[in-house]
RNA sequence: UCGCGAAAAAGGCAAACCCUGCGAAAGUAGGGGACGCAAAGCUACAGGGACUACGGGCUGUCUUUUACUUCGGCCUUUUGUCAGCCAGUUGCCGUU
Numbered sequence: 001u002c003g004c005g006a007a008a009a010a011g012g013c014a015a016a017c018c019c020u021g022c023g024a025a026a027g028u029a030g031g032g033g034a035c036g037c038a039a040a041g042c043u044a045c046a047g048g049g050a051c052u053a054c055g056g057g058c059u060g061u062c063u064u065u066u067a068c069u070u071c072g073g074c075c076u077u078u079u080g081u082c083a084g085c086c087a088g089u090u091g092c093c094g095u096u
Base pairs, nucleotide, nucleotide: 003095004094005093012037013036017032018031019030020029021028022027035084041089042088043087047086048085049082050081051080055076056075057074058073059072060071
C1' cells in the first nucleotide's frame, strides 16, 4: 500500500414514528427519537436501478350536441426525488 472487520478504544451517523416548515407528489429541512450502520462521509444529465406525475397526451363520465369544466382510467418527459438499493470516490481505528 492492497485486502479484511475477530475483539477493543476514541468518537460519529440516525430507520420507523411524532411535531413544525417547504413541495402537486416522490421527497426534503429543523427538533424529538433509535431500527440499525465501518463509510448510514461525499457524489443524482453525461453508470445501473427504484420512486413520483404538477404539467403534457389519449380516453371514459358529465352535456341535446360541441367546447370548457367536474370526477375517473391509461401512458409519459423532467437540469424532479432517492447515496439507509447496487455503484463511484475519499477516509478513522484495528489487522487476530
c-di-GMP-I riboswitch aptamer from Ferroacidibacillus organovorans, 96 nucleotides, folded computationally.